[in-house]
RNA sequence: GCAGUCGGCCGGACGGUCGCCGGUCCGCCAUGGGCGGGCGGGAGGAAAGUCCGAGCACCACAGGGCAGGGUGCUGGCUAACGGCCAGGGGGGGCGACCCCAUGGAUAGCGCCACAGAAAGCAGACCGCCGUCCGCCUUGGCGGGCGGUAAGGGUGAAACGGCGAGGCAAGAGCUCACCAGUCCGGGCGGCGACGUCCGGAGCUAGGCAAACCCCACCCGGUGCAAGACCAAAUAGGGGGGCGCUUGAGGGCGGCCCGUCCGAAGCCCCCGGGUAGGUUGCUGGAGACGCCGGGCAACCGGCGUCCUAGAGGAAUGACCGUCGCCCGGCCUUGAUGGCCGGGAACAGAACUCGGCUUACAGGCCGGCUGCGUUG
Numbered sequence: 001g002c003a004g005u006c007g008g009c010c011g012g013a014c015g016g017u018c019g020c021c022g023g024u025c026c027g028c029c030a031u032g033g034g035c036g037g038g039c040g041g042g043a044g045g046a047a048a049g050u051c052c053g054a055g056c057a058c059c060a061c062a063g064g065g066c067a068g069g070g071u072g073c074u075g076g077c078u079a080a081c082g083g084c085c086a087g088g089g090g091g092g093g094c095g096a097c098c099c100c101a102u103g104g105a106u107a108g109c110g111c112c113a114c115a116g117a118a119a120g121c122a123g124a125c126c127g128c129c130g131u132c133c134g135c136c137u138u139g140g141c142g143g144g145c146g147g148u149a150a151g152g153g154u155g156a157a158a159c160g161g162c163g164a165g166g167c168a169a170g171a172g173c174u175c176a177c178c179a180g181u182c183c184g185g186g187c188g189g190c191g192a193c194g195u196c197c198g199g200a201g202c203u204a205g206g207c208a209a210a211c212c213c214c215a216c217c218c219g220g221u222g223c224a225a226g227a228c229c230a231a232a233u234a235g236g237g238g239g240g241c242g243c244u245u246g247a248g249g250g251c252g253g254c255c256c257g258u259c260c261g262a263a264g265c266c267c268c269c270g271g272g273u274a275g276g277u278u279g280c281u282g283g284a285g286a287c288g289c290c291g292g293g294c295a296a297c298c299g300g301c302g303u304c305c306u307a308g309a310g311g312a313a314u315g316a317c318c319g320u321c322g323c324c325c326g327g328c329c330u331u332g333a334u335g336g337c338c339g340g341g342a343a344c345a346g347a348a349c350u351c352g353g354c355u356u357a358c359a360g361g362c363c364g365g366c367u368g369c370g371u372u373g
Stems, first nucleotide, its partner, number of pairs: 001369010012321007020042002023039007044344001048355002051353005056222004068218005073087005088102001089100004103213002108211001110207003125152002127148010160178002163175003179203001181200008226278004236269006248260004285304008323341007
């Protein structure tokens, strides 16, 4: 320098004008409350999808089992997890590194496309060998019966590999070595597992995000959860007054008066609705330093407060600088001018994760190749 791999970070900055949401202080009007002013706060790395796991709230609930759902190598982290970290095993890559739904196939039941003769305790298509028959003639050809899994061919996969013996031809049929399986033991590791030794029997296919078996976990609904205050109207309960000796109502208020007026009228209590308040943001919190740990993470100390709306605020415009693209001037590095562009998206009870989207850009570790010193 080129190619690659892994991880982390940013997601324009500053200022002005006018607004919006909520907080606090002051002044005025002033019961609630309203108006004006000052000060400080106001979206994200994913606020998203709502896919997991929790907190919180209400409902249900002795205990155990069945059904149903989920998870699935080991150890650790955590409030918890299907998350994360570290490892084991398998696969890919020269390598850094990446990928794995990674318990069980001697519990059972099943499946193995296409091709191929045959796809599971299999199989004779070609070939090879033996025998019989026929023909040509002396060695072949054709047919029947039988043997054979060494060779060819098909396939993702054909019942170990290779050599020797053996045989009519062959075959773990026998033997040596190798691979693999199972059993027993030693050593290392908390463990998954690794490694070594001995033996057995001679070979054992794959598939469980199919059924199934095993182990572990799992009640339901979500802040529109829930809690509190509480009109008008209409129901419910209780009390009082009144039914012509007139309760009550109208004539703006009161007295008189007058009119209507007859079975109702008034008060209290309780539940619910509208409406309001709360839950509502100080928390498994953020940042910094130190310590423990390979790490995830944990502990200690210090500092800080960092949106809380409810038809739902967080906006609009302008200026300067920065970034990217194009054009022109400039020999060029570069500088100047002009024009254009800047993503994905947007809180709604709160956290921990995962996944997905994203213009443009920055930093670091490591690997391979080439070159130079």
Molecule: Bacterial RNase P class A
Organism: Pseudomonadota bacterium